[in-house]
Context: one part of a larger RNA
């Protein structure tokens, strides 16, 4: 000159789109942020009936979901990210496809009742009862494991083909039906674990560093899966100036800024990927967590106690309190998108879509148009002749973006209705210039110059410097010049 998640001061009309705790990953009062499924199961309760029954809601069995979605950046200098690539070392709910099966049994538990503990939080004992809960037995093409065999690829070989032995499955609900939805094998999509090659910071005033350390055997160890992942044992390896080891900073990455470029800088809003949910730590469940609104310990901190013992974790959304130069509402709505569940109506989403707050950034538009005097009045300045403010006002004609105030009034919804936004955008009609400019410089750089005041004072100031009595450089005042819902000023970075 650009450029920002800003701040600050001075001023502020209107819209459209974005973006808003960069400091204390500090401490949290409230309230919402993950529930659903009576078409898995027994009960219970309530309504309707004279009953049989039929509707209705559900506390607890069960199922999926709660591993996504959301938030943060402390930690990590790492296979953590990016790229390429390997897996003959692996997994993988829901979803898709093809093709089989579902066959006969069994024993419990919760709610429940009665007893009983405890100030609560929560137990405890007893007796009954149900399932797509939970165990066994049957069958097994296809899988799996074991063992042979043949060919090949390969660095080497366990993948893959034959063929024998062995092992191991299940669950039902609706429906008048037809069938629909579920269940157990099997293959895939998509997703994921693990390996590697190369790529990105700083200090050598860190030079030597290492003992499960480097290999190898066994494995009866583990894992879904390969490996010192473990374990016993044997060898003495193994990085390393091409920077090992140690220390500081630091989440990568798309991308964003800046610049002709090559660089330099950064990592915010949106994607991608990691990683943590007070701190530490360790499992359980489950296709998947070592799991932000799950469990166990342990610390610190807070809060109830009847002092014996419990509860708590906003780096979800709002909002306090604290910190700071500095960052918003304890709103609306599930109406659209996507998510969880259900056969489905539907039920749940602070995801998300709105709105409300800020000139915090862009961008867009207004604050008026024409005509109007050799020039009112009034401030400046004057050589007192004028000169400037200045066509500026006044005035006269007009116009209505915007603004008030009436009326109609949406697309987003798609199928019969159903729209938070919102009676909102928008669209006509009326009224009347009516609602609406300022901030910063004026000595050179660097566009614009007088006058007064002050006198190295008071102050200016980005540099060079102005100020000590005629300051174009401080203050005021007239005038001038930039920029314009802003402009200046600090900070940062090219």
């Nucleotide at each position: 000159g650009g450029a920002u998640g800003a701040a600050c001061g001075c001023u502020g009309g209107c819209g459209g789109c974005g973006u808003g705790c960069c400091u204390a990953a500090u401490a949290c009062a409230u309230g919402c942020a993950a529930g659903u499924c009576g078409g898995a199961c027994g009960g219970a309760u309530g309504u309707a009936g004279c009953a049989a029954u039929a509707c209705a809601u559900u506390a607890g069995u069960g199922g999926c979901g709660a591993a996504c979605g959301g938030g943060u950046g402390a930690g990590u200098a790492a296979c953590a990210c990016g790229u390429a690539g390997g897996u003959g070392a692996c997994c993988u709910g829901c979803c898709c496809u093809a093709a089989a099966g579902a066959g006969g049994g069994g024993a419990a538990u919760a709610c429940c009742a009665c007893u009983u503990c405890g100030a609560a939080a929560g137990g405890a004992g007893u007796g009954a009862c149900a399932a797509a809960a939970c165990c066994g037995c049957a069958u097994a093409a296809a899988c799996u494991u074991a063992u042979a065999g043949a060919a090949a690829u390969c660095a080497g070989a366990a993948a893959g083909c034959u063929a024998u032995a062995a092992g191991g499955a299940a669950a039902a609900g609706a429906g008048c039906g037809a069938u629909c939805u579920a269940c157990u094998u099997a293959g895939g999509a998509g997703g994921g674990g693990c390996c590697u090659g190369c790529g990105g910071c700083c200090c050598a005033u860190c030079a030597g560093c290492u003992a499960g350390u480097u290999g190898g055997u066994a494995g009866a160890g583990g894992u879904a899966a390969c490996g010192g992942c473990c374990u016993a044992c044997c060898a003495a390896g193994g990085c390393g100036a091409a920077g090992a080891c140690g220390g500081g900073u630091a989440g990568g990455g798309g991308a964003c800024c800046u610049g002709a470029g090559a660089g330099g800088g950064u990592g915010a809003u949106c994607c991608c990927c990691c990683a943590c949910a007070a701190u530490g730590g360790a499992a359980c469940u489950g296709a998947a967590a070592c799991a932000c609104g799950g469990u166990c310990c342990a610390u610190a901190c807070a809060c109830c106690u009847g002092c014996g013992g419990g509860u708590g974790g906003c780096a979800g959304c709002a909002g306090u309190a604290g910190g700071g130069a500095a960052u918003a509402u304890u709103g609306c709505u599930u109406a659209a998108u996507g998510g969880g569940c259900g056969a489905a109506a539907g039920c749940c989403u602070g995801a998300a879509c709105u709105a409300g707050c800020a000139a915090c950034g862009c961008c867009g538009c207004g604050u008026g148009u024409g005509c109007g005097a050799a020039g009112a009045a009034g401030g400046c300045c004057u050589u007192c002749g004028g000169g400037u403010c200045g066509u500026a006002a006044a005035g006269c004609a007009c116009u209505u973006u915007u603004u008030g105030a009436g009326a109609g009034g949406a697309u987003g919804a798609g199928g019969a209705a159903g729209g938070a936004c919102g009676g909102u955008a928008c669209u006509c009609u009326c009224a009347g210039a009516a609602u609406a400019a300022g901030u910063c410089u004026c000595g050179g750089c660097u566009a614009a110059c007088u006058a007064c005041g002050u006198g190295c004072c008071a102050g200016c100031a980005g540099c060079c410097g102005c100020g000590g009595u005629a300051a174009c450089a401080c203050g005021u005042a007239g005038g001038a010049g930039g920029c314009a819902a802003a402009c200046g000023u600090u900070a940062u970075c090219c």